[in-house]
């Protein structure tokens, strides 16, 4: 980096250093930031995908490996149904297991 499966509701921040930019990319809209953006540090916490322990169908507890702590995979874009909208779904992104 690719290539498979699964999942996407929910849920959970303070501090410090830093000094504009962020919400994956392109566009376009919404939004979010000097009452501090991103990116590191630190301590906290949220989940339960892999892992332990117990039951050995369910299922439960724990948290070592990940990840994760505005809002929402924000929205449209390609396709179906509607002239809009809503609404499914697909791409492509994310997270995790796995393999090459």
């Nucleotide at each position: 980096c690719g290539c498979u499966u699964a999942u996407a509701g929910a849920g959970a921040a303070a501090g410090g250093c830093a000094g504009a930019g962020g919400g994956a990319c392109u566009a376009g809209a919404c939004c979010c930031g000097c009452u501090g953006a991103a990116g590191c540090c630190u301590u906290a916490g949220c989940a339960a995908c892999c892992u332990g322990a117990c039951a050995c169908c369910a299922g439960u507890c724990a948290a070592g490996g990940u990840g994760c702590u505005a809002c929402a995979u924000u929205c449209u874009a390609c396709c179906c149904c509607a002239a809009u909208a809503u609404g499914g779904g697909a791409a492509a992104g994310a997270u995790a297991a796995g393999c090459u």